[in-house]
The RNA shown here (Bacterial RNase P class A) has 384 nucleotides and comes from a Myxococcota bacterium. A source record names the gene rnpB. Lineage of the source: Bacteria > Pseudomonadati > Myxococcota. The coordinates come from a structure-prediction model, not an experiment, and the mean pLDDT is 77. Rfam family: Bacterial RNase P class A. Gene Ontology terms of the family: tRNA processing, dimeric ribonuclease P complex and ribonuclease P activity. It is annotated as a ribozyme. On this family, see Brown, Nucleic Acids Res 1999: "The Ribonuclease P Database".
RNA sequence: CCCGCCGAGUGAGCGACCGCCGGUCGCUGCCAUUGGGCGACGGGAGGAAAGUCCGAGCUCCAUAGGGCGCGCUGCUGGCUAACGGCCAGUCGAGGCAACUCGCAGGACAGUGCAACAGAAAACAUACCGCCUCUCAGCCGACGCGAGUCGGGGACGAGGUAAGGGCGAACCGGUGCGGUAAGAGCGCACCGCGCGCGCGGUGACGUGCGUGGCACGGCAAACCCCAGCCGGAGCAAGGCCGAAUAGGGAUCCACGCGCGAUCUUCGGAUCGCGCAACCGUGACCCGCGGAAGGAUCCGGGUUGGCUGCUUGAGCGGCGCGGCAACGCGUCGCCUAGAUGAAUGGUCGCAGAGGACAGAACUCGGCUUAUAGCUCGACGGGCGGA
Numbered sequence: 001c002c003c004g005c006c007g008a009g010u011g012a013g014c015g016a017c018c019g020c021c022g023g024u025c026g027c028u029g030c031c032a033u034u035g036g037g038c039g040a041c042g043g044g045a046g047g048a049a050a051g052u053c054c055g056a057g058c059u060c061c062a063u064a065g066g067g068c069g070c071g072c073u074g075c076u077g078g079c080u081a082a083c084g085g086c087c088a089g090u091c092g093a094g095g096c097a098a099c100u101c102g103c104a105g106g107a108c109a110g111u112g113c114a115a116c117a118g119a120a121a122a123c124a125u126a127c128c129g130c131c132u133c134u135c136a137g138c139c140g141a142c143g144c145g146a147g148u149c150g151g152g153g154a155c156g157a158g159g160u161a162a163g164g165g166c167g168a169a170c171c172g173g174u175g176c177g178g179u180a181a182g183a184g185c186g187c188a189c190c191g192c193g194c195g196c197g198c199g200g201u202g203a204c205g206u207g208c209g210u211g212g213c214a215c216g217g218c219a220a221a222c223c224c225c226a227g228c229c230g231g232a233g234c235a236a237g238g239c240c241g242a243a244u245a246g247g248g249a250u251c252c253a254c255g256c257g258c259g260a261u262c263u264u265c266g267g268a269u270c271g272c273g274c275a276a277c278c279g280u281g282a283c284c285c286g287c288g289g290a291a292g293g294a295u296c297c298g299g300g301u302u303g304g305c306u307g308c309u310u311g312a313g314c315g316g317c318g319c320g321g322c323a324a325c326g327c328g329u330c331g332c333c334u335a336g337a338u339g340a341a342u343g344g345u346c347g348c349a350g351a352g353g354a355c356a357g358a359a360c361u362c363g364g365c366u367u368a369u370a371g372c373u374c375g376a377c378g379g380g381c382g383g384a
Base pairs, nucleotide, nucleotide: 001380002379003378004377006375007374008373009372010371013348014347015346016345017344018343020044021043023041024040025039026038027037028036046355050366051365053364054363055362056361057360058233059232060231061230065285066284067283071228072227073226074225075089076088077087078086079085090104091102092101093100094099105224106223110222111221112218113217127164128163129160130159131158132157133156138151139150140149141148142147172190173189174188175187176186177185191213192211193210194209195208196207197206198205199204237306238305239304240303247297248296249295250294251293252292255274256273257272258271259270260269261268262267277289278288279287280286313332314331315330316329317328318327319326320325
């Protein structure tokens, strides 16, 4: 210097004038109050505000339990309010590497799947091939002939899975020996199983010994195992105001039992239990409510206020920790709209162009992103 990889920042500035939303203070006005008007001083869209994918805060169900089951996660150890997140590791895959990614518990609990091709897709087999045996037709030699010797090897039988083929994948790999030809058949190393030692909190790593040792793959297939786990949601919820049709139809229930007291002997009162039905995420048990409930058709209210912004908030410094982060201390206040607030003009400077606009809030993940700046690390080239 070039390329790569990881991380961080910025992503429209300054000044003036007018305009928009909101806050504080002051004045004014209204019967009073809220609202309104005027003035001053501050504040006013993002790194993702997007997706709505996770987790929570908050509100209600609601006094809210147990079982079962749905769902989620899935290597180890930490962080956190929690998470499917983050940090550090282990293992595996990719890459020369820095780094990146992870479908990271279980295949001997069970069920299931692997098209086509291929001999064969799980405790299997022989398409081509290799070897052995028996020998036919055939060829040659000898022989007058019958025949003898030699070559050859169809058909048949047996052995084989080393070589080739098929396939995404086929019953360990490389090499040596051995064999009729081959094969863990034997041996060495690797791999795999088992046992032991050492290191580590652990996932795991590593060393030694031993055994010729093999019923593979897929669970991001159903499933098993371990852990976690109420529901609905700011259109939650609360308050005020207003309006209509105190509408119509159907179904269930509208009480029962026991005890006590009183009694004018008709009954009344109290207590307990049962009960249509309702609620508690589906279901069951339990619990609570219960004299009124359930379903359908039709009509009215589409108004105002609140919730609504001080937060598991942000920043500086110190300490602990490899880090995520934690503790302490000091400082800061930074949008709350509601058919929905950021616009226009001028001057200076200037890269001005990407993706793009809050709607209860926060911690994450994912996706999109022109340009500019800084740093660590890896590789290459070159110089000193």